[in-house]
Molecule: SAM riboswitch aptamer (S box leader)
Organism: Nocardioides euryhalodurans
RNA sequence: AGCUCAUCGAGAGGGACUGAGGGAACGGCCCGUUGACGUCCCGGCAACCGCCACGACACUCCUGUCGUCGUGGAGACGGUGCCAAUUCCGGCCUGGGACGAGAGUCGUCACAGGGAAGAUGAGGA
Numbered sequence: 001a002g003c004u005c006a007u008c009g010a011g012a013g014g015g016a017c018u019g020a021g022g023g024a025a026c027g028g029c030c031c032g033u034u035g036a037c038g039u040c041c042c043g044g045c046a047a048c049c050g051c052c053a054c055g056a057c058a059c060u061c062c063u064g065u066c067g068u069c070g071u072g073g074a075g076a077c078g079g080u081g082c083c084a085a086u087u088c089c090g091g092c093c094u095g096g097g098a099c100g101a102g103a104g105u106c107g108u109c110a111c112a113g114g115g116a117a118g119a120u121g122a123g124g125a
Stems, first nucleotide, its partner, number of pairs: 003123006013042005021031003026090003043083003047080004051073007058065002087117001092114004097109005
């Protein structure tokens, strides 16, 4: 670099340094010298794993298990993560709906579902 699975409508501040871009790419639309982004310090939020309980499966002669999965809980102790806007919105597919034109049909708008891409975590290689 890349693989698998899960989640992504909630939540979360202040100071210092720096100085022009940033929000993944693209198109929008936003944020930004009233100092964004980034780095550091303090603070906070709570998604996954580590923790606890219960259950199921598998294994085991039995007691049981550094086993696997599911549900719930505790908390912020640890490993990461996060602290503008739904992953800020959109594109691709399906569905019906509204509107416009209209012979057929096409176009626009929003909505619902599913994808793609992205981010984070866990796992394996």